Small-subunit ribosomal RNA, central domain from bacterium endosymbiont of Nycterophylia cf. coxata, 345 nucleotides, folded computationally. Its Rfam family is "Bacterial small subunit ribosomal RNA". The full RNA is in RNAcentral, with records from ENA and SILVA. Model confidence (mean pLDDT): 89 of 100.
Context: one part of a larger RNA
RNA sequence: CUGGGCGUAAAGCGCACGCAGGUGGUAAAAUAAGUUAGAUGUGAAAUACCAAGGCUUAACCAAGGAAUUGCAUCUAAAACUGUAUUACUAGAGUUUUGUAGAGGAAAGUAGAAUUCCACGUGUAGCGGUGAAAUGCGUAGAGAUGUGGAGGAAUAUCAGUGGCGAAGGCGACUUUCUGGACAAAUACUGACACUCAUGUGCGAAAGCGUGGGGAGCAAACAGGAUUAGAUACCCUGGUAGUCCAUGCUGUAAACGAUGUCGAUUUGGAGAUUGUUAUUUAAAUGGUUUCCGUAGCUAACGCGUUAAAUCGACCGCCUGGGGAGUACGACCGCAAGGUUAAAACUC
Numbered sequence: 001c002u003g004g005g006c007g008u009a010a011a012g013c014g015c016a017c018g019c020a021g022g023u024g025g026u027a028a029a030a031u032a033a034g035u036u037a038g039a040u041g042u043g044a045a046a047u048a049c050c051a052a053g054g055c056u057u058a059a060c061c062a063a064g065g066a067a068u069u070g071c072a073u074c075u076a077a078a079a080c081u082g083u084a085u086u087a088c089u090a091g092a093g094u095u096u097u098g099u100a101g102a103g104g105a106a107a108g109u110a111g112a113a114u115u116c117c118a119c120g121u122g123u124a125g126c127g128g129u130g131a132a133a134u135g136c137g138u139a140g141a142g143a144u145g146u147g148g149a150g151g152a153a154u155a156u157c158a159g160u161g162g163c164g165a166a167g168g169c170g171a172c173u174u175u176c177u178g179g180a181c182a183a184a185u186a187c188u189g190a191c192a193c194u195c196a197u198g199u200g201c202g203a204a205a206g207c208g209u210g211g212g213g214a215g216c217a218a219a220c221a222g223g224a225u226u227a228g229a230u231a232c233c234c235u236g237g238u239a240g241u242c243c244a245u246g247c248u249g250u251a252a253a254c255g256a257u258g259u260c261g262a263u264u265u266g267g268a269g270a271u272u273g274u275u276a277u278u279u280a281a282a283u284g285g286u287u288u289c290c291g292u293a294g295c296u297a298a299c300g301c302g303u304u305a306a307a308u309c310g311a312c313c314g315c316c317u318g319g320g321g322a323g324u325a326c327g328a329c330c331g332c333a334a335g336g337u338u339a340a341a342a343c344u345c
Stems, first nucleotide, its partner, number of pairs: 004316003007299002012313001014201004021194003025088004030083002033081002035077008049065002053061002091191001092188003096183004103177007110154001115149007125136002162169002206247006215241002220236004258312006266290010294301002318345003327338004
């Protein structure tokens, strides 16, 4: 390599869009590139295989045969694939009317709480811990009342509830905007699936520029603890966390399970449509739990498959060395992507 695999043993790209490529619904008639059959030519000889015959036999030599699985040309076939044509509606999409939703972007508004500031009341403590201390307080703290400032987050509702491709999304109102689903009609007529390279999106942390800064809080300082304590605990506290804009491109980016389609016993819920009724109920979408057959090394999965098939892509091939070195590309940097070998067990 072939093969065998990828939930947990090595292995599904973080997610999507999508060119090339691969694959592709039903019917008809055509063609004959693939395909199938036959014929002709060629496929040197020797070797290898079968085997007359020749050396007394054998090794050895060797007529002949077969083989040379290939290529070219011609003839024929027309099921399948292809090609070009005509048609169809079951795939895909468009239209109409509705439904649910923390889907996205922008602007505005609200209340609770923390902190700070000013003033009033008021007096000796407050705070913190396992216990303390650092810290704050007679220059009047903490407590309490009134007023104000500012930033961030939105209790209850809240739910193995909802939405989104994933990352993710939670106060309220308005504007703009994406997708999903149902019912019923009409329309297009295979327009589809997957997708190397590519392009876009992509938590947190981090970086650049300009703002902002209430709370929290890496670093740092102090107090404790301890044999020590560069920690856990406490008092403080700067980056950061927030906004705008540009970069970074990684996560146990997880369902550790690629996308699409088809087929296959059931039960109990949730959620969201539709049709009917009084409720039962029926019929779609999504979702949670249990479980049959089957699968699995087992655990478990089980119509949302890890069952049974098909299409396409990605990835794996003993442990360490190593997701490292070197090179290349990307990045302001941090670093990222691609990615070995020696050696060793």